[in-house]
RNA sequence: GCCACCUUAGCUCAGCGGCAGAGCGGCGCACUUGUAAUGCGCGGGUCCGGGGUUCGAGUCCCCGAGGUGGCU
Numbered sequence: 001g002c003c004a005c006c007u008u009a010g011c012u013c014a015g016c017g018g019c020a021g022a023g024c025g026g027c028g029c030a031c032u033u034g035u036a037a038u039g040c041g042c043g044g045g046u047c048c049g050g051g052g053u054u055c056g057a058g059u060c061c062c063c064g065a066g067g068u069g070g071c072u
Base pairs, nucleotide, nucleotide: 001071002070003069004068005067006066007065010024011023012022013021018055026042027041028040029039030038048064049063050062051061052060
């Protein structure tokens, strides 16, 4: 330098163009003599940035940034 893929909650990741989710973690309650485990509930996001398409974009297109891998 070229190519491909990734970027969504604290972490790991889902998400056929129409409400943003799960597991783990956090907090509260129940249970227990107590802790763990278990059960129930709660909170937590400018979906990497900027444009474009569309009635509508996390999702499609373009540009940029960061990361991973491959080639040279």